Small-subunit ribosomal RNA, 5' domain from a metagenome, 508 nucleotides, folded computationally.
The full RNA is in RNAcentral, with records from SILVA.
Its mean pLDDT, the model's own confidence on a scale to 100, is 83.
Its Rfam family is "Bacterial small subunit ribosomal RNA".

[in-house]
Context: one part of a larger RNA
RNA sequence: GGACGAACGCUAGCGGCGUGCCUAAGAAAUGCAAGUCGAGCGAGGUUAGAGAGCUUGCUCUCGAAGCCUAGCGGCGAACGGUCGCGUAACACGUAAGCAACCUGCCCUGAAGUGGGGGAUAGCCCUCCGAAAGGAGGAUUAAUACCGCAUGUGAAUACACUCCCGCAUGAGAGUGUAUUUGAAGCAGCAAUGCGCUUCAGGAUGGGCUUGCGGCCUAUCAGCCAGUUGGUGGGGUAAUGGCCUACCAAGGCGACGACGGGUAGCUGGUCUGAGAGGAUGGUCAGCCGGACUGGGACUGAGAUACGGCCCAGACUCCUACGGGGGGCGGCAAUUAGGAAUCUUGCGCAAUGGGCGAAAGCCUGACGCAGCGACGCCGCGUGACUGAUGAAGUCUUUCGGGAUGUAAAGGUCUUUUUUUGGGGGAAGAAGGAUGUGACGGUACCCCAAGAAUAAGCCCCGGCUAACUACGUGCCAGCAGCCGCGGUAAUACGUAGGGGGCGAGCGUUGUC
Numbered sequence: 001g002g003a004c005g006a007a008c009g010c011u012a013g014c015g016g017c018g019u020g021c022c023u024a025a026g027a028a029a030u031g032c033a034a035g036u037c038g039a040g041c042g043a044g045g046u047u048a049g050a051g052a053g054c055u056u057g058c059u060c061u062c063g064a065a066g067c068c069u070a071g072c073g074g075c076g077a078a079c080g081g082u083c084g085c086g087u088a089a090c091a092c093g094u095a096a097g098c099a100a101c102c103u104g105c106c107c108u109g110a111a112g113u114g115g116g117g118g119a120u121a122g123c124c125c126u127c128c129g130a131a132a133g134g135a136g137g138a139u140u141a142a143u144a145c146c147g148c149a150u151g152u153g154a155a156u157a158c159a160c161u162c163c164c165g166c167a168u169g170a171g172a173g174u175g176u177a178u179u180u181g182a183a184g185c186a187g188c189a190a191u192g193c194g195c196u197u198c199a200g201g202a203u204g205g206g207c208u209u210g211c212g213g214c215c216u217a218u219c220a221g222c223c224a225g226u227u228g229g230u231g232g233g234g235u236a237a238u239g240g241c242c243u244a245c246c247a248a249g250g251c252g253a254c255g256a257c258g259g260g261u262a263g264c265u266g267g268u269c270u271g272a273g274a275g276g277a278u279g280g281u282c283a284g285c286c287g288g289a290c291u292g293g294g295a296c297u298g299a300g301a302u303a304c305g306g307c308c309c310a311g312a313c314u315c316c317u318a319c320g321g322g323g324g325g326c327g328g329c330a331a332u333u334a335g336g337a338a339u340c341u342u343g344c345g346c347a348a349u350g351g352g353c354g355a356a357a358g359c360c361u362g363a364c365g366c367a368g369c370g371a372c373g374c375c376g377c378g379u380g381a382c383u384g385a386u387g388a389a390g391u392c393u394u395u396c397g398g399g400a401u402g403u404a405a406a407g408g409u410c411u412u413u414u415u416u417u418g419g420g421g422g423a424a425g426a427a428g429g430a431u432g433u434g435a436c437g438g439u440a441c442c443c444c445a446a447g448a449a450u451a452a453g454c455c456c457c458g459g460c461u462a463a464c465u466a467c468g469u470g471c472c473a474g475c476a477g478c479c480g481c482g483g484u485a486a487u488a489c490g491u492a493g494g495g496g497g498c499g500a501g502c503g504u505u506g507u508c
Stems, first nucleotide, its partner, number of pairs: 002508003006505005013377006019370002021335001026333002030330003035075003040072002043069004049062006082288003092212007101205002106201008114148001116146002124137005153180010164169001184193003214260003221251003226248008263285004267278004290311005313324004341367001343366003349363001350361004380410004390401004416446006425436001453498005458479003464493005474481002
């Protein structure tokens, strides 16, 4: 000199774009953050209307279409959002491999979608409980569940043929045997949406390997499922992943093992570069969800707003027993030098569900707060004296502040205030649809109006005098100033630098 997620001091006019708990992965009021589908299902509610009773405006019964929905069922909830605890590891980056693998929804192609059954929630009844919730009985539906049929196919076993590969081996075809599938809904219909099996694709993942990237030897030896083999189990799949037996191996000074620290990368800062430092925001990957453990469901989780167990903490309780998990968005408290609104909207982009209308979406789009950063603009322009006043200084003649002010002329482009107009962002076939927002922007009017500070002046280093003080008070980045004329302390005048900022501190 440059840089910063900064903080502190003084100061502060406006706008745009960014950015904002670096500390306690401490705690946790309140609201919201994941639902949706009635075109899968029965049922309930509401109701036009109809009927009955009549007390003439109520009650009961039936009830089209529509609307609403607790429950069963489907899909989603594994995404999105957040944090960086752990992790020195195939976690990450890069380059390869899988002849050892999976992949819901989506796309392409082929084939099919027949006929039955028994339950169960809800509703109703009875009961237990303070509550959370639960028990029993009766009854009912389905795209829920279970048999049967159907085999284009697929899987498994055996046999044969062809062909390929570095290899364990892979692929194709034929034959035989065994096993294995389905669900309906909407529509007058056409048809559409589904469902089953298979092949291929796409996407997403799983596994393996080469190489690369911290400190420490005041850590030198480490390892018993340890290293390898065989049989078996397990997995979507390879593998000591697990197990039984057998062998005795495996790693290490090219640093094993141990200890410390740490998410990794694209990047960011600096530097001419080599390199050094760093990993906040944004993007990719990984890991976590009060702490520890476990599995279930599912195409996918060992699951932040799911379940079970244990523990700590906390809340409710009728003391028998129950509930909770902000490292989602706001907000609170604590800690700290320090970090924001309990805002608006689904209009856009994207996501979930749905045939659609649509619903949900603290993702997201916006607004608010903070000079925290970067960028831009303004705080007026011209004229104006041998030079007002004041102040400072003086050798008392003067000199400086200084065209600076006042005064005069001008402008209203920018900023401010008031008034008027007023978007794009909206894309759907048309109509309609804007949170931001009466915002940006445009026009008119008024009036120089609403708008300057901070640090420094001994040398480094641009900028000097006076007074006060007297090794005191103080300054200080280094050298060093101050003990009676201090350009170094304090104040004033003057000057220098930067400017809505300027200095200080911290770190690279």